RNA sequence: GCGGACGGCUGGACGGCCGCGUUUCCGCGCCGCUUUCGGGCGGUUCGGGGAUGAGGAAAGUCCGGGCUCCAGGGAAGCGCGGCGCCGGGCAACCCCCGGCCAGGGAGACCUGAGGGACAGCGCCACAGAAAUCAGACCGCCCCGGCCGCUCGCGGCCGCGGCAAGGGUGAAACGGUGGGGUAAGAGCCCACCGCGCCCCCGGCGACGGGGGCGGCACGGCAAGCCCCGCCGGGAGCAAGAUCGAGAGGCGCCGGCUGCGCCCUGAGCGCGAGGGGACCGCUUCCCGCCCCGCCGGCCGAUGGUGGAUCGCGAGAAGCCGGGGGCGACCUCGGCUCCAGAUGAAUGGCCGUCCACGGGGGCUUUCGGGCCCCCCGGACAGAACCCGGCUUACAGGCCGUCCGCGCUU
RNA sequence: GGGCGCUUAGCUCAGCGGGAGAGCACUGCCUUCACACGGCAGGGGUCGCUGGUUCAAUCCCAGCAGCGCCCACCA
Numbered sequence: 001g002c003g004g005a006c007g008g009c010u011g012g013a014c015g016g017c018c019g020c021g022u023u024u025c026c027g028c029g030c031c032g033c034u035u036u037c038g039g040g041c042g043g044u045u046c047g048g049g050g051a052u053g054a055g056g057a058a059a060g061u062c063c064g065g066g067c068u069c070c071a072g073g074g075a076a077g078c079g080c081g082g083c084g085c086c087g088g089g090c091a092a093c094c095c096c097c098g099g100c101c102a103g104g105g106a107g108a109c110c111u112g113a114g115g116g117a118c119a120g121c122g123c124c125a126c127a128g129a130a131a132u133c134a135g136a137c138c139g140c141c142c143c144g145g146c147c148g149c150u151c152g153c154g155g156c157c158g159c160g161g162c163a164a165g166g167g168u169g170a171a172a173c174g175g176u177g178g179g180g181u182a183a184g185a186g187c188c189c190a191c192c193g194c195g196c197c198c199c200c201g202g203c204g205a206c207g208g209g210g211g212c213g214g215c216a217c218g219g220c221a222a223g224c225c226c227c228g229c230c231g232g233g234a235g236c237a238a239g240a241u242c243g244a245g246a247g248g249c250g251c252c253g254g255c256u257g258c259g260c261c262c263u264g265a266g267c268g269c270g271a272g273g274g275g276a277c278c279g280c281u282u283c284c285c286g287c288c289c290c291g292c293c294g295g296c297c298g299a300u301g302g303u304g305g306a307u308c309g310c311g312a313g314a315a316g317c318c319g320g321g322g323g324c325g326a327c328c329u330c331g332g333c334u335c336c337a338g339a340u341g342a343a344u345g346g347c348c349g350u351c352c353a354c355g356g357g358g359g360c361u362u363u364c365g366g367g368c369c370c371c372c373c374g375g376a377c378a379g380a381a382c383c384c385g386g387c388u389u390a391c392a393g394g395c396c397g398u399c400c401g402c403g404c405u406u
Numbered sequence: 407g408g409g410c411g412c413u414u415a416g417c418u419c420a421g422c423g424g425g426a427g428a429g430c431a432c433u434g435c436c437u438u439c440a441c442a443c444g445g446c447a448g449g450g451g452u453c454g455c456u457g458g459u460u461c462a463a464u465c466c467c468a469g470c471a472g473c474g475c476c477c478a479c480c481a
Base pairs, nucleotide, nucleotide: 001402002401003400004399005398006397007396008395009394010393012351013350014349015348016347017346018345020053021052022051023050024049025048026047027046029044030043031042032041033040034039055377059388060387062386063385064384065383066382067235068234069233070232072285073284074283075282076281077280078279080231081230082229083228084227085099086098087097088096089095100114101112102111103110104109115226116225120224121223122220123219124218137166138165139162140161141160143158144157145156146155147154148153174192175191176190177189178188179187193215194213195212196211197210198209199208200207201206239308240307241306242305250296251295252294253293254292255291257269258268259267260266272290273289274288275287300481301480302479303478315334316333317332318331319330320329321328322327352375354374355373356372357371358370359368360367361366407477408476409475410474411473412472413471416430417429418428419427424461432448433447434446435445436444454470455469456468457467458466
């Protein structure tokens, strides 16, 4: 210098004019309440001033929580859903960190839903001789017979042996090499693979070593399933308060213990029934409701209002300590958007990386005074921690490979 | 703001791991004087897109895109 890998930060700057949301202060006026008539309190129109006002993803709503309601808590069985190498972090996680193993790359590094296929079931199309209780098409070989002959052998038929080679397939009942054999074959041997046992190292995933077994044991669990772990539901349109206004103390059927009376489902008791536990069943403590259950009108009537929830938090910044790291801990400082048709904007000027086009210049690498165009993705809506997706560009750091120079 | 579903031929839909199909529509032929009906034959597909699992994906899993549905308050 060129090419590449990984991590972090940033996401235009300044000024002028006009405008918007929230909040606060001041002034004039108005309204309400109160008054010891001096005033005080609250609300509000208008005018003015101050403070403050989007993001790294505010997005997708894919995970995990906080919060709210379903009244609260506990237990069991079957089912459903999710997760899945090991250790750690975290409020928690399908997240993050550090490792292990497998695959890819020359390397920095990247990728992996990565438990179990001797618990069981199921599937493996087409092709192929044979697809998991596997098999012999071509082929190789022995023996017997016949034919041909250039006397080496070749061809055909039959009885057998074999699975090395060819061919099919995603996958063919271990691979490579040697011995052996008529030809072959774990038939025998060495190494590798696989399985079992033992020892050593490691918290562990796992790694290393030794011995035995001649091979028996294919793939799919993002198919059912098995094992282990986890899991109540709904969601701020949750929910609470106030206001406005209309309309039914609606109809039908079935069942119903005791007591009282004013004899009507009126009152009391509570037998009983009902009321989240994903989905069903059951049990315990305990709470609430009151005639109970089922069906229907009902696809009804009214409103389109206000306030709270609503931002001091697993918060941010700086510094010290611990840890390889995720992260933890201590001290100090700061307060940082809250709309509800929904504010955070528009125009102009100067600059500023960077890209494209034109012009000028050039030692053809480039350079520059100039002109024009462009400057991303996108926008809070209860709040956090993650993941994923979109994004013009710019800056910094670490590392790898190649070339040149010293 | 929140919750959920769908995407396969021109249209409406089935298929749910190994050949992409049905009905209507379209084209040609037969039938008819002609049209309709009917009969026969045929064409037409990025299974929304991109990755992953698998020997193999319309199907299983993930991400993205498009379309559609439901949820206001009071009584």
This is a predicted complex of two RNAs, RNase P RNA and transfer RNA, with 481 nucleotides together. The coordinates come from a structure-prediction model, not an experiment, and the mean pLDDT is 76.